Predicted 3D model of a 511-nucleotide part of an RNA (small-subunit ribosomal RNA, 5' domain) from an uncultured bacterium. The RNAcentral record of the full RNA draws on ENA, Greengenes and SILVA.
Context: one part of a larger RNA
């Protein structure tokens, strides 16, 4: 000098941060992933408008039923999106990271440019209807019906795959262009009167985001000296987007190691922060970027992307409901609970503003985020008054009884009003019009009054500050030297002084 701190005494404001470091224990409750009806069929609900119908007095009105229909809700099919945002660091000494390269061995939804297309068909199924079974969760049959859902066909000199002469390059396998021929594979609409708009389907480039590999660089023990059979390689065959013992079938018998293998131990890594003149040590909260996990272990599925925290299957361990036959759960999201602990906040406000998903939009959703509560837990401002004023009051406390000395302190006179406090107006932040959670907040302007606001620590050295009295190696103090055994500046405690100040010390890491 620092610190996500804690403690003890004390405590007025404000600004900006920052807050479960322990038990990756266990969780009540709410809320944190929805969108689209401009894909689809239903269903419910409806103004005006038509047709009957009944009533009343013809003209007219009113009351009822049905029809089509404009809107308006949304349970189901269908699209996107739930792989992102938010959390934790439990595991991991590893191509986890960080740092430089490679892919002639890859993929890439939306998005952006460029080109080519979109014709003909069909069979189903939820929804609903009926019967049924169950205590529930949920099921079974039987019937109907729609689509951008599903599956052929046509098409397609571009795409892929046999096949390759050849030219051109090349970085070892090749990499670019390439003639015939065979074989293979698309597509969907919606809204709009319509112009035209979204959308589909192939390709080709691009951007963004991943995968994969490689050098280097990353803690501690040798009281861990050998490890290793899919093991190191080869050929074939599979899977992968791709390379590859990634898998498997033969063959070889290699591979790593004292430059530290292999065990164990500990640890998320890093941009960074702390110190420090530097080298350099320690650190890895908050913010930011990568990695991992998501009750514990395992597993696919869907999909552009996952081996998916709020999806699914299986087995464990808890929890809960049960009609015992069977079901339901995952807070290391946000908030709140109980344990645990020396310790860490509200079951709050708004989608106003940034971003994020859906939709053409209008919009809906969004504990992301903005905001507002708690907490001196940090840094950093501000105040707790400022001028006069000696009869040096009075108390105190000393005292050589003269006096010191608190002390211009105070008391008394003016004086000003920051921050509080009434009142009165009130923002920015929101890019044409509308929209502000925070907010009646910031901030201005008036009124009235010194009014509402100071404390710890210490005073033998080292270190800035000295006297009484108490007590007698007792009581006690101590960061170190050390002090106390009758005249303690060292312990209690009063005056007095010193230091720092809404802080002051003490503990406890780090340099």
């Nucleotide at each position: 000098g620092a610190u996500a701190a804690a403690c003890g005494c004390u405590g007025g404001c404000g600004g900006c941060g920052c807050a479960c470091a322990u038990a990756a224990g266990a969780c009540a409750u709410g809320c944190a992933a929805g969108u689209c009806g401009a894909a689809c069929g239903g269903a419910c609900u409806u103004a005006a408008u038509c047709g009957a119908u009944u009533c009343u007095u013809u003209u007219a009105g009113a009351u009822u039923c049905g029809a089509a229909g404009c809107g308006g809700u949304u349970a189901g099919u269908g699209g996107c999106g739930g792989a992102c945002u938010g959390g934790u660091g439990a595991g991991u000494a590893a191509c986890a990271c960080g740092u430089a390269a490679g892919c002639a061995a890859c993929c890439u939804g939306c998005c952006u440019a460029u080109u080519a297309g979109a014709g003909g068909g069909g069979a189903a199924u939820a929804a609903c209807a009926g019967u049924g079974a169950g205590a529930a969760a949920u099921c079974a049959c039987u019937g109907c019906u729609a689509a951008a859902a599903c599956c052929g066909c046509a098409u397609a000199u571009g795409c892929c795959g046999u096949g390759a002469a050849c030219a051109u390059c090349g970085c070892a396998u090749g990499a670019u262009g390439a003639a015939a021929a065979c074989g293979g594979g698309a597509a969907a609409a919606g809204a709009g009167c319509a112009a035209u708009c979204u959308g589909c389907u192939a390709a080709u480039a691009g951007a963004u985001g991943g995968g994969c590999u490689u050098g280097c660089g990353u803690c501690u023990g040798a009281u861990u000296a050998g490890c290793u059979a899919g093991u190191u390689g080869g050929u074939g065959u599979g899977g992968u987007a791709a390379u590859g013992g990634c898998a498997u079938a033969c063959c070889a018998a290699g591979g790593c190691a004292a430059c530290g293998a292999u065990c164990a131990g500990u640890a998320g890594c890093c941009g960074g922060a702390c110190u420090g003149a530097g080298a350099g040590g320690u650190u890895g909260a908050a913010c930011g970027g990568c990695c991992a996990c998501a009750u514990u272990g395992g597993g696919a599925c869907u999909g552009a992307g996952a081996u998916a925290c709020g999806g699914c299957c299986c087995a464990g361990a808890c929890u809960c409901c049960u009609a015992c036959g069977g079901g339901a759960g995952g807070c290391a999201g946000c908030a709140g609970u109980c344990g645990g602990g020396a310790a860490u906040a509200u079951u709050g406000c708004g989608c106003a503003a940034u971003g994020g998903a859906g939709g053409a939009a209008a919009c809906u959703c969004u504990g992301a985020c903005g905001c507002a509560g708690u907490g001196a837990c940090g840094c950093c401002g501000c105040g707790u008054a400022u001028g006069g004023g000696a009869a040096g009051a009075a108390g105190g406390u000393u005292u050589u009884c003269g006096g010191a000395u608190u002390g211009u302190a105070a008391a008394c006179c003016a004086u000003u009003u920051u921050a509080g406090a009434c009142a009165a107006g009130g923002a920015a932040g929101a890019a044409a019009c509308a929209a502000g959670a925070c907010a009646g907040u910031a901030c201005u302007u008036g009124u009235a009054g010194a009014a509402u606001a100071a404390g710890c620590u210490c005073c033998g050295g080292c270190u800035a500050a000295c006297u009484a009295c108490g007590u007698g190696c007792c009581a006690g103090c101590a960061g170190u030297c050390g002090c106390g055994g009758u005249a303690a500046u060292a312990c209690g405690u009063a005056g007095g002084g010193a230091g720092c100040a809404a802080g002051c010390g003490u503990u406890a890491u780090c340099c």

About this RNA:
It matches the Rfam family "Bacterial small subunit ribosomal RNA". Gene Ontology terms of the family: ribosome and structural constituent of ribosome. The coordinates come from a structure-prediction model, not an experiment, and the mean pLDDT is 82.